The RNA shown here (SAM riboswitch aptamer (S box leader)) has 104 nucleotides and comes from a Flammeovirgaceae bacterium. Its mean pLDDT, the model's own confidence on a scale to 100, is 81. It was read from a public genome assembly, where an Rfam model found it.

RNA sequence: GAUUUAUAAAGAAGCGUGGAGAGAACAGGCUCUUAGAAGCGCUAGCAACCCGAAAGAAGGUGCUAAAUCCUGCCCUAAGGAAGGUCUUUAGGGAACUAUAAACC
Numbered sequence: 001g002a003u004u005u006a007u008a009a010a011g012a013a014g015c016g017u018g019g020a021g022a023g024a025a026c027a028g029g030c031u032c033u034u035a036g037a038a039g040c041g042c043u044a045g046c047a048a049c050c051c052g053a054a055a056g057a058a059g060g061u062g063c064u065a066a067a068u069c070c071u072g073c074c075c076u077a078a079g080g081a082a083g084g085u086c087u088u089u090a091g092g093g094a095a096c097u098a099u100a101a102a103c104c
Base pairs, nucleotide, nucleotide: 001104003102004101005100006099007098008097013043014042015041016040017039021032022031023030026072027071028070029069044064045063046062048061049060050059073093074092075091076090077089078088079087080086081085
């Protein structure tokens, strides 16, 4: 790195460094940010998977703005407008992404 499975509307902060962006990709929005973004380091915390001794502790990863920040593709239902379509809302599914485990 590829594949498969499971989960994703919950939870959880400070300091140092750094110096302009960030929120996965593409697009549209919206939000955070020099009262310091991303990245890196330390400490603390949260608790999804593995492991572990029956439960579980420790451990291995992970995570700590906003629902995966919201939407986009398909289906169903209801409402509105209008004239056989458009649009709003809700629910479900897929795709994509993230994490863990197994395996190549």